[in-house]
A computed fold for a 1496-nucleotide RNA from an uncultured bacterium, annotated as small-subunit ribosomal RNA.
RNA sequence: AGAGUUUGAUCAUGGCUCAGGACGAACGCUGGCGGCGUGCCUAACACAUGCAAGUCGAACGCGUCUGUGCUUCGGCACAGAUGAGUGGCGAACGGGUGAGUAACGCGUGAGUAACUCCCCUUGGGGAGGGGGAUAACCAUCUGAAAAGGUGGCUAAUACCCCAUAUUCUCUUUUCUCAUAAGAGGAAGGAGGAAAGGUGGCGCAAGCUGCCACCCCGAGAGAGGCUCGCGUCCCAUCAGCUAGUUGGUAGGGUAAUGGCCUACCAAGGCUAUGACGCGUAGCUGUGCUGAGAGGCAGAACAGCCACACUGGGACUGAGACACGGCCCAGACUCCUACGGGAGGCAGCAGUAGGGAAUUUUCGGCAAUGGGGGCAACCCUGACCGAGCAAUGCCGCGUGAACGACGAAGGUCUUCGGAUCGUAAAGUUCUGUGAUUGGGGAAGAACAGCAUGAUCAGGAAAUGGGUCAUGUUUGACGGUACCCGAUUAGAAAGCCCCGGCUAACUAUGUGCCAGCAGCCGCGGUAAAACAUAGGGGGCGAGCGUUAUCCGGAAUUAUUGGGCGUAAAGAGUACGUAGGCGGCCUGUUAAGUCUGAUGUGAAAUCCCGCGGCUUAACCGCGGAGGGUCAUUGGAAACUGGCAGGCUUGAGUACGGCAGGGGUAAGUGGAAUUCCAAGUGGAGCGGUGAAAUGCGUAGAUAUUUGGAGGAACACCAGUGGCGAAGGCGGCUUACUGGGCCGGAACUGACGCUGAGGUACGAAAGCGUGGGGAGCAAACAGGAUUAGAUACCCUGGUAGUCCACGCCGUAAACGAUGAGCACUAAGUGUCGGAUAUAAAUUCGGCGCUGUAGUUAACACAUUAAGUGCUCCGCCUGGGGAGUACGGUCGCAAGACUGAAACUCAAAGGAAUUGACGGGGACUCGCACAAGCGGUGGAGCAUGCGGUUUAAUUCGAGGCAACGCGAAGAACCUUACCAGGUCUUGACAUCCCGCUGACCGGUCUAGAAAUAGGCCUUUCCUUCGGGACGGCGGUGACAGGUGGUGCAUGGUUGUCGUCAGCUCGUGUCGUGAGAUGUUGGGUUAAGUCCCGCAACGAGCGCAACCCUUAUCAUUAGUUGCUAACAUUAAGUUGAGGACUCUAAUGAGACCGCCGGUGACAAACCGGAUGAAGGUGAGGAUGACGUCAAAUCAUCAUGCCCCUUAUGAUCUGGGCUACACGCGUGCUACAAUGGCCGGUACAAUGAGUCGCGAAGCCGCGAGGCGGAGCUAAUCUCAAAAAGCCGGUCUCAGUUCGGAUUGUAGUCUGCAACUCGACUACAUGAAGUCGGAAUCGCUAGUAAUCGCGAAUCAGAAUGUCGCGGUGAAUACGUUCUCGAGUCUUGUACACACCGCCCGUCACACCACGAGAGUUUGUAAUACCCGAAACCGGUGGCCUAACCGCAAGGAGGGAGCCGUCUAAGGUAGGAUGAAUGAUUGGGGUGAAGUCGUAACAAGGUAGCA
Repeated sequence: AGAGUUUGAUCAUGGCUCAGGACGAACGCUGGCGGCGUGCCUAACACAUGCAAGUCGAACGCGUCUGUGCUUCGGCACAGAUGAGUGGCGAACGGGUGAGUAACGCGUGAGUAACUCCCCUUGGGGAGGGGGAUAACCAUCUGAAAAGGUGGCUAAUACCCCAUAUUCUCUUUUCUCAUAAGAGGAAGGAGGAAAGGUGGCGCAAGCUGCCACCCCGAGAGAGGCUCGCGUCCCAUCAGCUAGUUGGUAGGGUAAUGGCCUACCAAGGCUAUGACGCGUAGCUGUGCUGAGAGGCAGAACAGCCACACUGGGACUGAGACACGGCCCAGACUCCUACGGGAGGCAGCAGUAGGGAAUUUUCGGCAAUGGGGGCAACCCUGACCGAGCAAUGCCGCGUGAACGACGAAGGUCUUCGGAUCGUAAAGUUCUGUGAUUGGGGAAGAACAGCAUGAUCAGGAAAUGGGUCAUGUUUGACGGUACCCGAUUAGAAAGCCCCGGCUAACUAUGUGCCAGCAGCCGCGGUAAAACAUAGGGGGCGAGCGUUAUCCGGAAUUAUUGGGCGUAAAGAGUACGUAGGCGGCCUGUUAAGUCUGAUGUGAAAUCCCGCGGCUUAACCGCGGAGGGUCAUUGGAAACUGGCAGGCUUGAGUACGGCAGGGGUAAGUGGAAUUCCAAGUGGAGCGGUGAAAUGCGUAGAUAUUUGGAGGAACACCAGUGGCGAAGGCGGCUUACUGGGCCGGAACUGACGCUGAGGUACGAAAGCGUGGGGAGCAAACAGGAUUAGAUACCCUGGUAGUCCACGCCGUAAACGAUGAGCACUAAGUGUCGGAUAUAAAUUCGGCGCUGUAGUUAACACAUUAAGUGCUCCGCCUGGGGAGUACGGUCGCAAGACUGAAACUCAAAGGAAUUGACGGGGACUCGCACAAGCGGUGGAGCAUGCGGUUUAAUUCGAGGCAACGCGAAGAACCUUACCAGGUCUUGACAUCCCGCUGACCGGUCUAGAAAUAGGCCUUUCCUUCGGGACGGCGGUGACAGGUGGUGCAUGGUUGUCGUCAGCUCGUGUCGUGAGAUGUUGGGUUAAGUCCCGCAACGAGCGCAACCCUUAUCAUUAGUUGCUAACAUUAAGUUGAGGACUCUAAUGAGACCGCCGGUGACAAACCGGAUGAAGGUGAGGAUGACGUCAAAUCAUCAUGCCCCUUAUGAUCUGGGCUACACGCGUGCUACAAUGGCCGGUACAAUGAGUCGCGAAGCCGCGAGGCGGAGCUAAUCUCAAAAAGCCGGUCUCAGUUCGGAUUGUAGUCUGCAACUCGACUACAUGAAGUCGGAAUCGCUAGUAAUCGCGAAUCAGAAUGUCGCGGUGAAUACGUUCUCGAGUCUUGUACACACCGCCCGUCACACCACGAGAGUUUGUAAUACCCGAAACCGGUGGCCUAACCGCAAGGAGGGAGCCGUCUAAGGUAGGAUGAAUGAUUGGGGUGAAGUCGUAACAAGGUAGCA
């Protein structure tokens, strides 16, 4: 510090996810030791048991026990211990918890002249004299208990009275200072205290210590109260408030105060967020982060609040009191049923809840606290131990050597590789473990004893300080040290597709499973599971939850708003924010110095202590939007004064569909009346509905009525926007220009607010010609609730009133300033020419900006000010609530749930019922077919024991198959074989094998008979056969979606690319586009391109002409010869086959750009690639083939292998493809007659001759082929016949008889003869081929092959028609355009319905909370009142009084009750839409002009 994920790829936007750190954690697997921390986050749920606050006899009386002494034996005194009680102090600390609390609760900084204080320190002063009770105790009574009543006795540091008293309190007078309240002093009056205990000395009086006591000050420390600032979410909480805000008087308090009461006034708070709802203890700090921030508030520390729930006071210095009291409530317990008791959110512990959190431990040794003179007692505070890997830190599980690279595992290309020096083995060490021995620090004290010294005292005792001695350890015989023994007890967890370090095998087969995101798994899974290996961390490792980070993804630092989410429809304007130039002043902001504070701990730095570290100690630094104070004065602000440039006013001109109202004009449509006229009109793609002989349409004249204003008219004008268009008049708003008279910052923006605001819609009343939702009819269509047509109502128009929204768009808020130009246009100014200048409306374009597109002085540039808005997609602009509206609806505006994307710009393709250009038998123009018939052949389907398999639009279907009777053959039935029909290796036997022959059998096979190798060093070997053993053979079994190779197709289409350069952020572009041209990316020109490659063309073959060479088997002009080029002869010709020539737009004319090229012509056998072939770029289709072959993996192995016989592949209701033959007269038949080429042939072609009607047979010349044979060419030509018919057409089918091949023609061959003589009379929709030696037509040959072509591949003969042209169909190419497609239109995709699941809304209601309000009732307690009652201290010649108490009454009030509302949650028959869900239904709305442009 980034990475993955939207796309075919790219950039940007944007979300989701990951890598890091943390934790009071939990869960899974595993687990050796130690140190230091930490440990109910949930039920502030309920609690058994024990303990957690007592202490003081030096305040007091009494009881009990023990001891000593005395005794009159009743007992008494003293000492010690102990019990309850009176009294004092403490119990308000310490400890727990976080329920409540959004608050002066907390934090921070101030104030208190408005306050308090037990204990402590310190200063001053004091303690005199009296009195009456009471608990304990005794007696008695009540009660189950808890407890209580009555009578009697008694003490005090308990209680009371009097005295005395200051600088105390109150008050009067007065002085000083200050003044807003006030502070200080002087004099006078009134009021108010006390307690003793225990030591020493002394005969006593008394003196003197210590601890207590009282009054008044001061301090320390602690608290109360007040104030500034800071402190969560929601505005779908906008208004709240009656003690409320203030005053006066009083009460109350330690003290201020509506804190409380009475009266008076009507205030107080709020958009800088009151009130309300929700949530929450706050902080130091902790985690994270570069920081700014964000999150948290466990442990430790400070503050607050609470103590079963609610209320209340008492005591006290302090409480409204965790281990106190009273009352009410809930709960639990005891009970004799009358009544009582209780409060673990103290430490342990229990139940329960929960994913989850410990011992009913030891000790007061240390630290701290309470009491005490002290000893000492108490202390679940605390110190320790125990449990838990819960966290952090440290250590260990051994070290060195050790190659046969052991065994074993795994993988393997079978060679090996790896685990791996790892192990074993040898030699060591002892951290740890075990054992034995030693053994701390933590301890300082206090007290007591002795001594020294200091103050006071007459002295003594005592006190302070110091020294010595004595004495105290839970942990714990622990840490640590020493000795001995043993490598011995001691390693796991996660991961290995990318992110992200680490790979193989097997199993599984969209199953089981994984997954943080992307995504893996459908038979070769590095992603599942297991194993081996590897990577990471390590006594831990992973997972889950949560927080911060990455996330600049809420952006102060540090983001945006034309198209990605985002500028309000527009303007005016309130608050607010911001604001021109100059001068002076101030010091709020700002900057700076000082002081105070910001607790400790924590963080950081340094040093130090535990062996180290964690941990701990010491010192320093740091930390605030803090407070006070001194200073500076540039800037901002405040105040004062001025200025004119911002803004405005006045004046003079100008343009304009700016607005409102009234009036008025012509054209056109429609309607009405009348005339003419006579059959249609109208409408459409085509029609029909409709109108018309009752006279339409057309035409002429007249009239009525409503709406809109042609031409001018223009990226022209005006307006804030919406919007505004005939003409005239009236009223009226704004703008521009000019000069510079006036004001003097008067300005900009603008939350709320107000006004305006298209169309549609709503209300009331008019109006209604045309147009036209709804509706009706006609068409179209599979349907057509649409598009088209004929009609047609609201509405459109007017007046008044609502609505308040639009893709209200420049998808661009307003204002100001600055920043190149060019050009057009509108309105002004100037000397109206040139040129300049101001204001608008446009275009092009530089810098700059932008993701790009684009914007660019009319900014989307550079800056400033203010406002509005955005934060992934869907759900959703929906629900609920609120406001507005007559309604429709508008404004405001969520969540649950769900997805990993959604979206922008641009790129390359592909596609379009987009465009332009161009080509092709693509159409058109022609010729001939197919589709109908019969047959042949292939396919489907069906059938079958089997009908083997493959091929499936073009590009499967006379295809693999250039040829299924057996074989082939892969299929079926049956019979057989199991190292096998075929290959290699080993062992044994044998000499053959082959061949001939016999028997059984359907054959395979089985068994006989005959015959019988080679080499040799004689050991044997080679070869073959038979038998055996196991390795193996074998498979036309699967997968063409694991593959190689081969092939098809687009397409013989003209394309496909690269290097360098350039452009672009990039994908990419350029080149390859453009202008011409070509069959062609062929060539030329131009050009940020210049070159190159694969294709095109050419080179190759055949063919057309000629030349040369060569003439046999070919040829024959001349000569000779023959029946015949038959034979001489010849090379001239044809021909053959080798080498060459020839054709290149080369020549001429024209066109073109002076080019390429095109058009025409000449020459030429051939003319513009002459014709044909071979030749197939980058790639596409997971195209075809595992059955040509090869091959990975899987499968079979007495069978899925091998072999034999027979059958099948030839079936047959039917559908399709490809062909043949026909339907006839351009013909059939008969007779005669002419002319080819390519080829093939010895397992062959087979002549002549003879036989047969014929197929064919006999025959066997010749030929290994320019020699012989197949071999006859046929159409054609000549002549004859048939005469339009199911025929002398057509030949299927069938019968009979034959021929040939072959072991064998039954299933199932071809051919022949005779006989038979079917369909068919030119073929519906549709569809195919062909552009010249082509189509059509005619025959010939060959491969395969024993035989078996209508198929296939070739050959020649005869030999046309047509092409205007590119509108249309199909296909292709280039450019361009649109795109929501990229599996690429056979694409994508929308909505209803049906089904399943999920969350949410509404819902008659139901249930249960919360906070208030009104009223009723009203405990305890404080306060107030109080006739009567009771009453020790004081007063009182005694009756009473003062004071007090109970009781009663009142105010207030918790809980409770009643009532109507508010609000939250849960639930509810039914219902509504929404979301999600591999293969449901119906259509096809959108994306291309998406087939009616789309959208709001």
RNAcentral holds the sequence, with entries from ENA and SILVA. Its Rfam family is "Bacterial small subunit ribosomal RNA". Rfam links the family to the GO terms ribosome and structural constituent of ribosome. The coordinates come from a structure-prediction model, not an experiment, and the mean pLDDT is 83.